[in-house]
Molecule: SAM-I/IV (S-adenosyl methionine) riboswitch aptamer
Organism: marine eukaryotic metagenome
RNA sequence: GCAUUAAGAGUGGCGUAGAUCGCCCGGCAACCUGGCUCAUACCGCCAAGGUGCCUUUAUAAUGCGGCUCGAAGGAGCAACUAAGGG
Numbered sequence: 001g002c003a004u005u006a007a008g009a010g011u012g013g014c015g016u017a018g019a020u021c022g023c024c025c026g027g028c029a030a031c032c033u034g035g036c037u038c039a040u041a042c043c044g045c046c047a048a049g050g051u052g053c054c055u056u057u058a059u060a061a062u063g064c065g066g067c068u069c070g071a072a073g074g075a076g077c078a079a080c081u082a083a084g085g086g
Base pairs, nucleotide, nucleotide: 001064002063003062004061005060010025012024013023014022015021026054027053028052031050032049033048034046035045036044042085043084066077067076068075069074
């Protein structure tokens, strides 16, 4: 700077005496990456990678991928058995 702020989802476990903190498991959602076809774009879908959220509330919040090497320029790496029509 741009977009969104409607709804949704945990009386979970541990750290611990305590939680607004951290980790693990589970879930919501679909913002970014990835994928569903021989190719392109649109629409739809999946939910793997990255956030975010799951007992809230706008002077606020979330996203505009992640990781490794490198001083930088840059060079590389991974992404499920899920999911398509015209």